[in-house]
Molecule: c-di-AMP riboswitch aptamer (ydaO/yuaA leader)
Organism: soil metagenome
RNA sequence: CGCCGAAUCCCUGGCGCCAAAGAGGCGCGUGGGGAACGGGGGAACCACGUUUUCGGGGCUAACCCACCGUCAGGUGGGGGCGCAGGCUCCUUUCGCGCCAGCCCGACAGCUAACCCCGUAGGCCGACGAAGGAGAA
Repeated sequence: CGCCGAAUCCCUGGCGCCAAAGAGGCGCGUGGGGAACGGGGGAACCACGUUUUCGGGGCUAACCCACCGUCAGGUGGGGGCGCAGGCUCCUUUCGCGCCAGCCCGACAGCUAACCCCGUAGGCCGACGAAGGAGAA
C1' cells in the first nucleotide's frame, strides 16, 4: 500500500505529558453519549411429532454423507468461505488457501411493537485470463 472480520466515524468529560504552561497536540482507560454496521431475545398468523442426557441452543464460511480405525484420527464425495486487487462492484474460468474456535446454561421456531449485546482480534510481498456495470 493492502487483506480476513460487523468491528468504523463523530461529540464530550477525567488524568498525564508537550507547549510562549496560550492556541492546540499526543497518550491512557471497563469514562459518558450519538451515528452507522453486526448479532440475540421477543406476539398474532403460520410452522414443528420437536424436546424431555442420546439434552437443547447461539456466534461463525467453518457443515453433511459414506468407508476405515479401539480411540485420536484418516480417506473419498458433496457443500460453504477467502484471495487472485491497484477506483468500486458483479459473473465465469484457472490457480492458491480455509472449513477452526468460542459462548449460553435446562432454555429460546418464525415474530410487529419492545428489550438486550458487540464494534474485537488476526495477517504480509505473491498477484493469472475473459465479460459486464458504475465512479473519477